[in-house]
This record gives sequence, structure tokens and C1' cells, in this order.
RNA sequence: GGGCGCGUAGCUCAACGGUGGAGCAGGAAUCUUAUACAUUCAAGGCUGAAGGUUCGAAUCCUUCCGCGCCCA
Repeated sequence: GGGCGCGUAGCUCAACGGUGGAGCAGGAAUCUUAUACAUUCAAGGCUGAAGGUUCGAAUCCUUCCGCGCCCA
């Protein structure tokens, strides 16, 4: 330099173009003499950035940024 893939909650991952969820972690409550376990509840996201298409974009298109793989 060329090609491909990925980027979503603190972490690991979901999500036909139509209200972004789960598990784990963290918080609270119940339980216990207490802790742990267990159960329940709540919270946590401007979906890497900027544009475009569309009535509507995490999703489709373009450019850029970061990471990884392959080729040279």
C1' cells in the first nucleotide's frame, strides 16, 4: 500500500428498517446472629464520529477514527 471483518451498558454478547434487551459485575431489599448462597427490585446506552437514503437507521450507503486478520 491492497483486501476482509469488528466497534452496542463497567465486561461478554443479542436485537426483520418500526419502543435497544440478556448474562455477569456493581447498588438496594428479603433471608441469616453475621457473612456467603438463594430470591426479588431498581439503575445503568446521545449504538466509535460525521454525512446520505428513508415516513422511520444500531441495522442500508459514503467518508473518517480505533482494533484485528490476510496479502504484498